[in-house]
């Protein structure tokens, strides 16, 4: 000087005018005046805690979450860090993490077998069996029993690799190396884990976003939670005259007189509460309604042009709704910081 990685801050700026919400203040009201009025995500509503009601305490079951390690927090999440995949030349990116040696299941085709593996094809004839020579031993041939996991073939996956010895073939069967598991020892780390020696042939298949097991956490619904005040109507307890009714009484037997009780309307209380109202609710704040516009100057971007200029158009993503803490997503563009890689010059 180009070209990247990772973060971390901005995310139009002053002004002047009109407008909109809120609280104060002045007024009778209309209004007037001053102070205030979106973000880094206000967004998704994904995971937490505050708060609220479920009468109150406690204990379990289901059933849901997470699930390598340390330190921080509130078990959410965050930072650092281990193990193992993938990508980059690099700085960095990115997936995944308890347990299959508690137990149950599953796994198409294709194969002889898919799990205490298995004998399809080959390979062997040591043992039993047959046959033939042969007095006999023996020895030769068949491949029924049978033995073999080396070689072929199937399959995403067939129970360590290579080599030597071993055998009738064969085989961790033995032995060297190396891969892997477990166990001891030694030292490093808090710690996952990692090195380095020996030992033990111990070689055990996949899958838990099947079921399940272990370990830790978990009551539900949510501010349209929920509280408080409370018109109308309805309901319930009382009241006083008069209105209608009349169980029962008197008599002169009358739609006639007393009369307990009832009905409806009034008037006064009572419980719950429904429209409604306050609160809950904030140094924007609610009616789920505001928070915006024009005009001049600079900045920045594009585009034209008569070009150190002028003109013209733009100005990411979006936009509270109890409260805050986190994850995910959207996002022009600008400044800074650390690091990589190329290629110059000293």
């Nucleotide at each position: 000087u180009g070209a990247g990685u990772c973060g971390u801050u901005c995310g139009g700026g002053u002004g002047a005018c009109c407008g909109c919400g809120g609280c104060a203040u002045a007024g009778a009201a209309a209004u007037g005046u001053g102070c205030u009025g979106a973000g880094g995500a206000a967004a998704g509503u994904c995971g937490g805690g505050g708060c609220u009601u479920c009468a109150c305490a406690g204990a379990g079951c289901a059933g849901a979450a997470u699930g390598c390690u340390g330190g921080c927090g509130a078990g959410a999440g965050c930072c650092a860090g281990g193990u193992u995949g993938g990508g980059g030349c690099g700085a960095c990116c990115u997936g995944a993490c308890g347990g299959a040696a508690a137990g149950u299941g599953c796994a198409a085709c294709a194969g002889a077998g898919a799990g205490u593996a298995a004998a399809c094809c080959g390979c062997c004839g040591a043992u039993g069996g047959g046959u033939g020579u042969u007095c006999a031993c023996a020895c030769a041939c068949c491949a029924c029993a049978g033995g073999u996991a080396a070689g072929g073939g199937u399959g995403a996956a067939a129970c360590g690799g290579u080599g030597c010895g071993g055998u009738a073939a064969g085989a961790g069967c033995g032995c060297a190396c190396c891969a892997g598991c477990g166990c001891a020892u030694a030292g490093a780390g808090c710690g996952a884990u990692g090195u380095a020696u020996g030992c033990g042939g111990c070689u055990u298949g996949g899958u838990a976003a099947a079921c399940c097991c272990c370990a830790u956490u978990u009551g539900a619904a949510g501010c349209a939670a929920g509280a408080c005040c409370a018109a109308g109507c309805a309901g319930g307890a009382g009241g006083a005259g008069g209105g209608c009714u009349g169980c029962u009484c008197g008599c002169c037997c009358g739609c006639c007189g007393a009369a307990a009780g009832g009905c409806a309307a009034c008037c006064u209380c009572c419980g719950g509460g429904u429209a409604g109202g306050u609160c809950g609710c904030a140094u924007a704040g609610a009616g789920g309604g505001a928070u915006g516009g024009u005009c001049a100057c600079c900045a920045c971007u594009u585009g034209u042009c008569u070009a150190u200029g002028a003109c013209a158009a733009g100005u990411a993503c979006a936009g509270a709704a109890c409260c805050c803490c986190g994850c995910u997503u959207a996002c022009a563009g600008a400044a800074u910081g650390a690091c990589u890689c190329a290629c110059c010059g000293u």